[in-house]
RNA sequence: ACACCAGUUGAUCCUGCUGGAGGAUACUGCUAUCGGAUUGCGACUAAGCCAUGCAAGUUUUGCAGCACGAGCUUCGUGCUGCGGCAAACGGCUCAGUAACACGUAGUCAACCUACCUUUGAGACCGGAAUAACCCUGGGAAACUGGGGACAAUGCCGGAUAGGCCAAGAAAUCUGGAAUGAUUCUUGACCCAAAGGACUCUUGAAUUGCAGAGAGCACCGUUCAAAGAUGGGACUGCGGCUGAUCAGGCUGUUGGUGGGGUAAUGGCCCACCAAACCAAUAAUCAGUAGGGGUUAUGGGAGUAAUAGCCCCGAGACGGGCACUGAGACAAGGGCCCGAGCCCUACGGGGUGCAGCAGGCGCGAAACUUCCGCAAUGCGCGAAAGCGUGACGGGGGUAAUCCGAGUGCCGGCCUAACGGCCGGCUUUUAAUGAGUUUGAAUAACUCGUUGAAUAAGUGCUGGGCAAAUCCUGUGCCAGCCGCCGCGGUAACACAGGUAGCACUAGUGGUAUCCACGAAUAUUGAGUUUAAAGCGUCCGUAGCCGGCUCGGACAGUUUUCUGUGAAAUCUUUCGGCCUAACCGAAAGGCGUGCAGGAAAUACUACCGGGCUUGAGAGUGGGGGAGGUCAAGGGUACUUUAGGGGGAGGAGUAAAAUCCUGUAAUCCUUAAAGGACCAUCGGUGGCGAAGGCGCUUGACCAAAACACGUCUGACGGUGAGGGACGAAGGCUAGGGGAGCGAAUCGGAUUAGAUACCCGAGUAGUCCUAGCAGUAAAUGAUGCAGACUUGGCGUUGCAGUUACUUAGAGUUGCUGCAGUGCCGUAGGGAAACUGUUUAGUCUGCCACUUGGGGAGUACGAUCGCAAGAUUGAAACUUAAAGGAAUUGGCGGGGGAGCACCACAAGGGGUGGAUGCUGCGGUUCAAUUGGACUCAACGCCGGGAAGCUCACCUGGAAAGACGGCAGUAUGAAGCUCAGACUAAAGAUCUUAGCUAACAAGCCGAGAAGUGUUGCAUGGCCAGCGCCAGUUCGUGCCGUGAGGUGUCAGGUUAAGUCCUGCAACGAACGAGAUCCCUAUCCACAGUUGCAACCUUGACAGUGAUGUCGGGGGCACUCUGUGGAGACUGCCUGCGUUAAGUGGGAGGAAGGAAGGGGCGACGCUAGGUCUGUAUGGCCUGAAUUUCCAGGGCCACACGUGGCAUACAAUGGUGGAGACAAUGGGUUCCGACGCCGAAAGGCGAAGGCAAUCCCCUAAACUCCAUCCCAGUUCGGAUUGGGGGCUGAAACUCGUCCCCAUGAAGUUGGAAUCCCUAGUAAUCGCGUGUCAUCAUCGCGCGGUGAAUAAGUCCCCGCUCCUUGCACACACCGCCCGUCAAGCCAUCCAAGCGAGGUUUUAGUGAGGCCGCAGCUUUCAGCUGCGUUCGAGCUAGAGCUUCGUGAGGGGGGUUAAGUCGUAACAAGGUAACCGUAGGGGAACCUGCGGUUAGAUCACCUCCA
Repeated sequence: ACACCAGUUGAUCCUGCUGGAGGAUACUGCUAUCGGAUUGCGACUAAGCCAUGCAAGUUUUGCAGCACGAGCUUCGUGCUGCGGCAAACGGCUCAGUAACACGUAGUCAACCUACCUUUGAGACCGGAAUAACCCUGGGAAACUGGGGACAAUGCCGGAUAGGCCAAGAAAUCUGGAAUGAUUCUUGACCCAAAGGACUCUUGAAUUGCAGAGAGCACCGUUCAAAGAUGGGACUGCGGCUGAUCAGGCUGUUGGUGGGGUAAUGGCCCACCAAACCAAUAAUCAGUAGGGGUUAUGGGAGUAAUAGCCCCGAGACGGGCACUGAGACAAGGGCCCGAGCCCUACGGGGUGCAGCAGGCGCGAAACUUCCGCAAUGCGCGAAAGCGUGACGGGGGUAAUCCGAGUGCCGGCCUAACGGCCGGCUUUUAAUGAGUUUGAAUAACUCGUUGAAUAAGUGCUGGGCAAAUCCUGUGCCAGCCGCCGCGGUAACACAGGUAGCACUAGUGGUAUCCACGAAUAUUGAGUUUAAAGCGUCCGUAGCCGGCUCGGACAGUUUUCUGUGAAAUCUUUCGGCCUAACCGAAAGGCGUGCAGGAAAUACUACCGGGCUUGAGAGUGGGGGAGGUCAAGGGUACUUUAGGGGGAGGAGUAAAAUCCUGUAAUCCUUAAAGGACCAUCGGUGGCGAAGGCGCUUGACCAAAACACGUCUGACGGUGAGGGACGAAGGCUAGGGGAGCGAAUCGGAUUAGAUACCCGAGUAGUCCUAGCAGUAAAUGAUGCAGACUUGGCGUUGCAGUUACUUAGAGUUGCUGCAGUGCCGUAGGGAAACUGUUUAGUCUGCCACUUGGGGAGUACGAUCGCAAGAUUGAAACUUAAAGGAAUUGGCGGGGGAGCACCACAAGGGGUGGAUGCUGCGGUUCAAUUGGACUCAACGCCGGGAAGCUCACCUGGAAAGACGGCAGUAUGAAGCUCAGACUAAAGAUCUUAGCUAACAAGCCGAGAAGUGUUGCAUGGCCAGCGCCAGUUCGUGCCGUGAGGUGUCAGGUUAAGUCCUGCAACGAACGAGAUCCCUAUCCACAGUUGCAACCUUGACAGUGAUGUCGGGGGCACUCUGUGGAGACUGCCUGCGUUAAGUGGGAGGAAGGAAGGGGCGACGCUAGGUCUGUAUGGCCUGAAUUUCCAGGGCCACACGUGGCAUACAAUGGUGGAGACAAUGGGUUCCGACGCCGAAAGGCGAAGGCAAUCCCCUAAACUCCAUCCCAGUUCGGAUUGGGGGCUGAAACUCGUCCCCAUGAAGUUGGAAUCCCUAGUAAUCGCGUGUCAUCAUCGCGCGGUGAAUAAGUCCCCGCUCCUUGCACACACCGCCCGUCAAGCCAUCCAAGCGAGGUUUUAGUGAGGCCGCAGCUUUCAGCUGCGUUCGAGCUAGAGCUUCGUGAGGGGGGUUAAGUCGUAACAAGGUAACCGUAGGGGAACCUGCGGUUAGAUCACCUCCA
């Protein structure tokens, strides 16, 4: 200190990354009132280039000269020069540097130190120059030459001190140690000093120059010793990346002797030796100034290290020395190079990474300001001078901090807000004073006046705040991520409202945190990324029991140090704060030294036996290598027999065979292999190992407890072994068999299947070094409940056939299964650990790019090992869940399944619907089942939506108009198909007003993907859920499962479930039986009566009784596996039977679960949005929906004799009827017509049913079948019958002789067949819905086909298989690799040249000093070559990524339709295919074994 959130899925839990929320830095958009503070402000890119001005001078108390002033020489001031000191500081920058550069702790016995301090001793005698100055030359300039003087604290000689070297001597001191210091002797060499000011005296006179003398407490000077300060050198330790940098190095490593330096040292040189560094990372490459610190974080850390402080380095690039205490100095010099400037062309000048400022570069950074007043520095004795250090001002939204933009009351408003009144004056404007070096600012006192001051971002989620309005319509746009936008956008744009922060607020980039997401603290590796194929073993790391020593690690304590600033706390100063000051603490987690402790670790010495090893013993084993022997099968050959096929497949063919195959038999040859035993049995490190015997080699277990005595574990590098395939060489070659060739399959078939067949498979000797080399599980050790098998050994019990027997138990070692605790995301694991711990190694850090490229190593090659990046992407992935799906499995079911049957369709003609085509229009909808005689859709008008033409019409409001007459009506004429619709003319009436803008009515206009309602299909199904409990982290599961049973999730039994709901069932209606009641319009047996007919029996019609029967209506009864019997579990139930009108749901209907299909309908009505609005509204006329090369669905009629035709005869039910049904009569050949009773209906009418029966005829034919088509005549409806109705009669008489592939319906009063009614309706039915008549066949089963339900299994599917998805090819874009080359840079090296410098020698001019030459050496730069390396570019080539709808296929996911995958080899447009070996990360069925 602990806070997460969004994003992979239909949902879940994980793994994992991406994004968001916090802090910091720079830039930037919009906006902005003021003040304070700060170690802010050209660091990031160009250590790129710079105009101009300034940034280092000072000293007259060292010396000389000149000028000026006053008052004379002195004096004062200024200038020039000589001299001294300083200029090596300060200031700037970060290029280089991976280094003793920095940090820290030390060392110098290997050193220096101007100015400063202290102490001691001094400053003697001489000399020669020179600048300024004067004279005079050269040059454009810069500058420079000659001549003449003079001085010093300038320079030189001598002296005295002194120093240094060598030799010798003696001791003393410091110290851990003398090589140090001190002293003495001798010798060689070097060799100090400077004065001035002031005072006094003298000269010399009250003051006074030169000179001389004295004093001096001032300044300076010399030598020595010491201190302080500052530096130099050396060492330990610490801090970047890369091993795709593994070997590096020749002054290299050391020695001796020299040189050089202040000083050590290969720092340099000569000689000698051959060392030295490196896996604890040398060398090389890349990057980089280091630290204090800064940001962030709880911390550990990570990242940064510009500004401030310390250190280093640099000054245009490079080199060199001089001066000096100090430099190899850049506001000093010389040289080279590049750049710029001046030039009289001869020659010169220059260096802002100082302060300002300019250009350039860039996303990116200020004034050519004031002052030395303060602080400091240099010089000076001092006054002082100088100081772009510094102190200040200006600019700047750099950062931090502070303040304000008003306050109060009332009224209005839904709210936001507005209005009115009052108050205050921080701030603002302004005046005076204080302050300051001068100002600004600030402070004090006045005057005016709410006056002068609020924005930015956001509002779908994460994430606080809109489902508000308008616009847009996958467009424009937004978006960190998820995602919004395709006509109702809380997500775009604008408006309004709101939220967050606030003089700021957003964006971009980078860093830290978030991230336990590189994990020391603090992760992992069976399946998510990740255990090396296996073993041996080097370094390293780790290591049993015990005694002693020592004290390295460790622990404690003390000392020193770890600068200041920064940080924390307290106190104090600015009004507060930021800021500043003081004190204390802390930090720097460190380093060094001293003392102590000795448990643990390490070390040294000794001992022990349990780890490990050795030994002995008898057993076990497909362990390895070599050799010998054997066996069956196969192929070939030969002989004999035999005589037509064989082989092969789903089916075939290629193929073999009359030159005799296949087959039988005998013999021989050859190569490979080793059945049965054989087993989740054995052995081996793994790969792997299987006939028998022998030889050799090796390992493990057990038992014993004889020996050694920790000898051990792991193991980076390294080494060895390592299936199959492959390679090299030589053999061998029977079978099999990549490639290849044929045959099939197929749209194709570079495959699967078949026939051949080469490499190979085998052996020998090598190479190679990989596999799903797997237990997807590294090795070793310790500990932690159990059960059941099996193998080996040992011990023991019992039995015994006495056997090396059998059985049981125990121990050890292996090998399996189940399972406890625990673990795990789960699956699972579980003493053979994936549990709890320990040691060591290897490996992982989102997916792709990619195990690719480049480089390196190895290899004959194939290739192996090692192994990136750019770019791209929001997921990829694991386990499990629910569904869906499977050319997976199991169980069950259904005539919209099959089987067994019956009848059709598909062929013909017609009717009707649909498509297509046509047309002015042929309105529109519906398209597998679940569109297509469907929209009740049989459209002549209407319908009507379509087309052509003509007309009509705007409630309400505003504007224009209108008694100078709006709008309307009308005769006649014109126009027209027609019409006061319009126009002309005339008349009537009398107040409104469609000319314009809004807004409406209306809309069969649009959206059924905005909807309601209704409907269809799944569904002739049996399912769908809930409550509580339980299981699971969870999604979820259980219940709803199993066995039996059912039509049924129907019921029974069992069960972590127990109950319940919606469905199923029941309830409802009709039909079938019976009973009761009721009796008109129904019935009519019986009784009675009238009329008529008949000889009569009797019949018909009518009336009156009647309600028995039929019928109609109402209400009941009845059927429940109730009874018997078999099966079954005693159950549920089921087979059979009895009774019964009916028997197991009696038959038929109605009723349609949760839901799904964005199913159908906006054109039935309703309805949101949008659109039209004088037209997409309304009306009228005509046309169209009826078209017609064609395709198709459904139906009708047929093809005939179970029939057609003619004649005669019989039997229904349901329904309908007043603009209607219409008896009956008449007319007509008929359709029909003219009259007309009855009927608003159990009364009357439609209403003759037809198939059927009987008689007759036809005689198998395109017919006496069939009726299409066409002609003529006639009727009906209607305003109207041409497009386009229907009926009748006559005539005509087409196709068609039973229908390919395929397909539909049906299980009993059903199919088939026959007619009837009704709906629509003016007319029209081959349609729909009903009704009855006749009336079968077959099955009583199954899951084979099509489907449905349940269980289970696999899945990469979830828009759910009409799913997902792979690769080539084609196109666009992007980055990258290879590459003939081309270009540029860096670095190393070789050769040449070589400015210049140090040193030495010689010569010359010789006053200093300089010049010339030679030699040695260092050496920038230049030229040429070579090596390494980086970058740019590059014809062309290669793959990769990415991009809504391109091409070819279908590889993968289900048994993915040939299981998939790995390694390897060959082949192929492509995914891929095939061979060999391997894996299960394969489904399914059967068998064996083992376990439960």

Model confidence (mean pLDDT): 81 of 100. A computed fold for a 1492-nucleotide RNA from a Microcaldota archaeon, annotated as small-subunit ribosomal RNA. Lineage of the source: Archaea > Nanobdellati > Microcaldota. Its Rfam family is "Archaeal small subunit ribosomal RNA". Gene Ontology terms of the family: ribosome and structural constituent of ribosome. The RNAcentral record of the sequence draws on ENA and SILVA.